[in-house]
RNA sequence: AGAGCAGGGCAGAUGGUCGCUCUUCUAUGUCUUACAUAGGAGGGAGGAAAGUCCGGGCUCCGUAGGGCAGGGUGCUGGGUAACACCCAGUCCCGGUGACGGGAAGGAAAGUGCCACAGAAAACAUACCGCCCUUUCAGAGAUUGGUUUCUGAGUGGGCAAGGGUGAAAAGGUGAGGUAAGAGCUCACCGCUCCGUUGGUGACAGCGGAGGCUUGGCAAACCCCACCUGGAGCAAGACCAAGCAAGGGGACGCUUGAGGGCGGCCCGUCCAAGUCCCCGGGUAGGUCGCUUGACCUCAAUAGCAAUAUUGAGGCUAGAUGAAUGGCCAUUGUCCCGUAAAGGGCAACCGAUACGGGAAACAGAACCCGGCUUAUGACCUGCUCUGACA
Numbered sequence: 001a002g003a004g005c006a007g008g009g010c011a012g013a014u015g016g017u018c019g020c021u022c023u024u025c026u027a028u029g030u031c032u033u034a035c036a037u038a039g040g041a042g043g044g045a046g047g048a049a050a051g052u053c054c055g056g057g058c059u060c061c062g063u064a065g066g067g068c069a070g071g072g073u074g075c076u077g078g079g080u081a082a083c084a085c086c087c088a089g090u091c092c093c094g095g096u097g098a099c100g101g102g103a104a105g106g107a108a109a110g111u112g113c114c115a116c117a118g119a120a121a122a123c124a125u126a127c128c129g130c131c132c133u134u135u136c137a138g139a140g141a142u143u144g145g146u147u148u149c150u151g152a153g154u155g156g157g158c159a160a161g162g163g164u165g166a167a168a169a170g171g172u173g174a175g176g177u178a179a180g181a182g183c184u185c186a187c188c189g190c191u192c193c194g195u196u197g198g199u200g201a202c203a204g205c206g207g208a209g210g211c212u213u214g215g216c217a218a219a220c221c222c223c224a225c226c227u228g229g230a231g232c233a234a235g236a237c238c239a240a241g242c243a244a245g246g247g248g249a250c251g252c253u254u255g256a257g258g259g260c261g262g263c264c265c266g267u268c269c270a271a272g273u274c275c276c277c278g279g280g281u282a283g284g285u286c287g288c289u290u291g292a293c294c295u296c297a298a299u300a301g302c303a304a305u306a307u308u309g310a311g312g313c314u315a316g317a318u319g320a321a322u323g324g325c326c327a328u329u330g331u332c333c334c335g336u337a338a339a340g341g342g343c344a345a346c347c348g349a350u351a352c353g354g355g356a357a358a359c360a361g362a363a364c365c366c367g368g369c370u371u372a373u374g375a376c377c378u379g380c381u382c383u384g385a386c387a
Base pairs, nucleotide, nucleotide: 001383002382003381004380005379006378007377008376010374012329013328014327015326016325017324018323020044021043022042023041024040025039026038027037028036029035030034046359050370051369053368054367055366056365057364058231059230060229061228070227071226072225073224074223075089076088077087078086079085090104091102092101093100094099105222106221110220111219112216113215114214127162128161129158130157131156132155134153135152136151137150138149139148140147141146170188171187172186173185174184175183189211190209191208192207193206194205195204196203197202235286236285237284238283245277246276247275248274249273250272257269258268259267260266293312294311295310296309297308298307299306300305331356332355333354334353335352336351337350340347341346
């Protein structure tokens, strides 16, 4: 310098000005409650607020003790309120490496599947091939009996080689054999046993067995463990008007009530009028943000995390606020000039001018996962060059 791997925090800063929303204080207004207006002070999105994929709190239905069905999880140990999450490991796989990935129990409990190709996809089998026997034909050797080679056929042996396939019945080598074969042997692998280390997954060492049983369980299934449902539109409270229901009062020509300007008189119309009750709609209030919370420190632990101490309060809207503009400045990019460095190409402190800044927005609250996204910093690896 190039190419990569892992991790970390940040999401520009300050000021002015005009707004929005919440809390609070003051003043004024309406008789009060409350509301409105004006003014002051203070708070006001995220690392993902997103997808709504897991897990919990909370709430209601309900009582979930056992069994069945259904669903989920699936190497080991630890963490946690809990998890399909996190941490530390084991084994396997990928990478030269830093490092990354893995739904990773059981296939001799049973059932099922394995396209095409291929002899055969699992009680093994035989297309080409190899070997033996025997018959026939041809050619050669031999005086002859006989024998050798080649080809075709009959009967048998083999699974080494070829070929098929994603996958072919342990692998490599040697011996052995008619040819072959764990048939025998050495090494590797596998299975079992013992022993040592480890909490454990597992690993090391030693011995035995020629090795009988291919893959798929993200096919059914078996085993172990977990698991009630719905969700803040949960749910609780207050409660208008209209209509229906229940109760009561007054009244029906001895006139309740209504109209004629508020009252009285008068006059007109008149059989209903008024009140209460509980349920509940609109609407409103609560739930609502003090919480498995945040910051710092100490202690325990490899770590995730836990404990203790001190300090802090950090949005709460509901047609849904959290914004706009200006100035200065930080970061990055481009252009011009340029101290300086270099043999040179070139690099370039600094100054001036111009430009850029992503993904995206709470809605009951947390812990995760996944996805989207900008620039920066730190550590490490590999390669090349130079010293």
Molecule: Bacterial RNase P class A
Organism: Desulfatiglandales bacterium